[in-house]
Formats: sequence, C1' cells, structure tokens
RNA sequence: GAUAGAGGUUGCGAGAGACAUUAGUAAUUUCAUUGAUGGGACAGGCCCAUGUGAUAUGAGAUGAAAGGGGAUUUCGCCGAAAGAGGAUACCGCCUGUAGGUGUUUGAUCUUGGGCAUAUAGUUAAUAGCUGUAUGACUGUCAUUUAUAGUUAAUUAUAGAUGGGGAGCUAUC
Repeated sequence: GAUAGAGGUUGCGAGAGACAUUAGUAAUUUCAUUGAUGGGACAGGCCCAUGUGAUAUGAGAUGAAAGGGGAUUUCGCCGAAAGAGGAUACCGCCUGUAGGUGUUUGAUCUUGGGCAUAUAGUUAAUAGCUGUAUGACUGUCAUUUAUAGUUAAUUAUAGAUGGGGAGCUAUC
C1' cells in the first nucleotide's frame, strides 16, 4: 500500500405499504358585526384582489396535506453516519436590508458506539432530532496486577490506568 473483517439484535442510513398523531388545525364557504385595506418583515416601484365589501372578530358547515413518529419489511453499509461550514432555490414581480424553509455540496474542522440525566435549539408535540456537559456501560489498543495453562512465551478470565476510527484485527 491492497484485500477481507469486528463492535451492536436498541450499530448506521435509505426506500416501501399500512397505522397513529398533526387536527376538527390550515383552507374553502355561510351568517352577524366592523368599514378600507390586503398580497411573509421593512423601504421604494410595478402588478393583482377589493364598497358586488378588503381586513379583523364571533358563531356554524365541509374538511386536508407535508415534514416528523413507533412497529413491520426490503436494500446498502461499519466515518457506517451526524454536526459546523460554503453554494443555490423558494416567499405575486424588481431592487435593497434582514429573516424563515428546503435542496445540494466540496476544501476544512469535531465526534469510537449506543444509553441515561441536565440544559439550549427545532417541532403541533412533553414524541423525535441536533448541540453542549456529566455519568455509568460497551468495543478496541498500550502498560500493568492476579489466577489458570505452558519448559518459557504467545493465550484465556477478572481488574487498574491511559488513548482514539486517518483507529483496531487478519492475510498478501
């Protein structure tokens, strides 16, 4: 350097169909009241809707979806993957300032893995996800202690300390 593997049955990720939730919410529409604005925030311009009633409030009728979720199943894998970060699209249109959501993706940086707790963010959510911190557990390597085995060593089991995936093991 190449190839092949291991950690876990709660390893990681993606797809599918059904299910629950989202939610009696959004939206549409009717009535009553209000009475000139509204089209994500602000500013300028344009366009559209609107006294045949904008907008707002209240009471009814009809009534979703996406994302996310647990289980099942299929597939791909073991930096699997996640986060930061850059780029890009969307919001009636254009310009500017900020913001939100989604998609995609490098250089670079962080993280061995899952779990629990606390905290911050996201979300309809107390579910879930993400960041940080702490804790024990687990896998692996190094050093070392005890026991068993061995002529001795390699080895196995149980501990202690320390490290990390650009690692560890096996073969060439």
Molecule: Lysine riboswitch aptamer
Organism: uncultured Pseudobutyrivibrio sp.